This is a predicted structure of a 76-nucleotide RNA (transfer RNA) from a Dehalococcoidia bacterium.
The prediction has a mean pLDDT of 81.
NCBI's taxonomy places the organism under Bacteria, Bacillati, Chloroflexota, Dehalococcoidia.
Its Rfam family is "tRNA". It is annotated as a transfer RNA.
This record gives sequence, C1' cells and structure tokens, in this order.
RNA sequence: GGCAGCGUAGCUCAGAGGUUAGAGCAACCGGCUCAUAAUCGGUAGGUCGUUGGUUCGAUUCCAACCGCUGCUACCA
Repeated sequence: GGCAGCGUAGCUCAGAGGUUAGAGCAACCGGCUCAUAAUCGGUAGGUCGUUGGUUCGAUUCCAACCGCUGCUACCA
C1' cells in the first nucleotide's frame, strides 16, 4: 500500500429505517441481616467515531475520512 471486520453507557456486548436506544457487570440509593457477603428493588449514566448523501423519517442504508483489529504484498 491492498483486502476484510469492527467503532452503541465506565467495562463486555445486543439491537435495528418508524414515537422516548437496551442487557449484564461496575457506580449510587434502599430492602433483607445482629453485621458482612449473597440476594431483591430502584436511580443515574449515551453528540450510537466524524462529515456529507439517500429518504417523509437514519443510531440503522450509501460514500469519504478518523481510529482499532486481522490477513496479505512490497522496500530497507
């Protein structure tokens, strides 16, 4: 350099063109307990990588770019 995949909550991930984007863990508050753990309930937490395009409508489709991962080629 080429090709492919990925980018969504603090972490690991799901979701999918149609009102308000979800789960587990973590955090915080509370129940239970003499107390702790476990467990149960609740709360908060998101520019859905960026910029454009298509569309009545985009986190979802398309393009470019940025970043990460893998495969591959070349030079020294």